This is a predicted structure of a 334-nucleotide RNA (Bacterial RNase P class A) from a Spirochaetota bacterium. It is recorded under the gene name rnpB.

RNA sequence: GGAGAGGAACAAGCGAUCGCGCUCCGCAAGGAGUGAGGAAAGUCCGAACACCCAGGAGCAGGACGCCGGGUAACGCCCGGGCGCCGCGAGGCGACGGAAAGUGCAACAGAAAGUAUACCGCCCGCAAGGGUAAGGGUGAAAUGGUGAGGUAAGAGCUCCCCGCGUUUUCAGUGAUGGAAACGGCACGGUAAACCCCGUCCGGUGCAAAGCCAAAUAAGCAGCUGAUUGAGGACGCUCCUCCGAGGCUGCGGGUAGGCUGCUUGAGCUGCGCGGUAACACGCAGUCGAGAUAGAUGGUCGCAUAAACAGAAUUCGGCUUAUGUUCCUCUCCCUGU
Numbered sequence: 001g002g003a004g005a006g007g008a009a010c011a012a013g014c015g016a017u018c019g020c021g022c023u024c025c026g027c028a029a030g031g032a033g034u035g036a037g038g039a040a041a042g043u044c045c046g047a048a049c050a051c052c053c054a055g056g057a058g059c060a061g062g063a064c065g066c067c068g069g070g071u072a073a074c075g076c077c078c079g080g081g082c083g084c085c086g087c088g089a090g091g092c093g094a095c096g097g098a099a100a101g102u103g104c105a106a107c108a109g110a111a112a113g114u115a116u117a118c119c120g121c122c123c124g125c126a127a128g129g130g131u132a133a134g135g136g137u138g139a140a141a142u143g144g145u146g147a148g149g150u151a152a153g154a155g156c157u158c159c160c161c162g163c164g165u166u167u168u169c170a171g172u173g174a175u176g177g178a179a180a181c182g183g184c185a186c187g188g189u190a191a192a193c194c195c196c197g198u199c200c201g202g203u204g205c206a207a208a209g210c211c212a213a214a215u216a217a218g219c220a221g222c223u224g225a226u227u228g229a230g231g232a233c234g235c236u237c238c239u240c241c242g243a244g245g246c247u248g249c250g251g252g253u254a255g256g257c258u259g260c261u262u263g264a265g266c267u268g269c270g271c272g273g274u275a276a277c278a279c280g281c282a283g284u285c286g287a288g289a290u291a292g293a294u295g296g297u298c299g300c301a302u303a304a305a306c307a308g309a310a311u312u313c314g315g316c317u318u319a320u321g322u323u324c325c326u327c328u329c330c331c332u333g334u
Stems, first nucleotide, its partner, number of pairs: 001330010013300006020035006037306001041317002044315005049204004055238005061200005066080005081095001082093004096195002101193002103189002118135002120131004143161002146158003162184001163182008208258004218249006230241002265284006272277001
């Protein structure tokens, strides 16, 4: 100097003037305080809260899937193990089971799973027999390099590696090391069906609750009233509540208030932990709109992106500008 990897912070500011929403003070005029994000986006997960009267069991359906920890919980986070990618810093993983069963692998190839012999090699006069080491096809072809052996070959035999079983050591564990035995299973695929283990009620602030007003406590049909309609939310059963329920026509209302912001909150310090995070102390209060508020002008300064709350949180994913810190690799010089 160049190229990368992993983190963190900020996200436009100051002054003047006029204007907007909420809260408080004030009789009023007016005054004080405060007013969009790191992702507010996606609506993808998990909850709090509300209602379904309170429940139990089974089926269906869905999610997760190595080990240990964190958390209110999670499909999230932290740490580790194993596998893969990368020279590396690092990154990714849908990571239980193929010896329960079913399915799938086009084409090519001789043959695609207890599957072969096309070329080739060897024996033979020939017919034919032996072979799976070499070649070919393919994403994948009876574990791999090598040595011996053989008519030529083959775990046929052997060293080593791989694989399986057992024992032992380390570790909470996933796993890892070592040794012994065994020629060694009919391969792959479960983000295919499936099996195994664990977990899961539904709907959602347009939830739900209160008040006021108005109309026609409307009409018709079917059905039920202790032989029990309907109700506990995908279905069934049990238990329980229970007098109205369903359909059609027609009429009125669409208003106001609560929910609505003090939270599993934030900041600082201490202590424990590798960390995620937990505990303790202190401080702090920062939108609550409802056709939906935060804007206009001037000056200084400059460097700006993605972009606007609607019940509230914890995450994940996606979009995006600048600056800083640590680490890796390459080149050049000293």
Rfam family: Bacterial RNase P class A. Its family is annotated with ribonuclease P activity, tRNA processing and dimeric ribonuclease P complex in the Gene Ontology. By type it is a ribozyme. The model forms 97% of the base pairs in the Rfam consensus.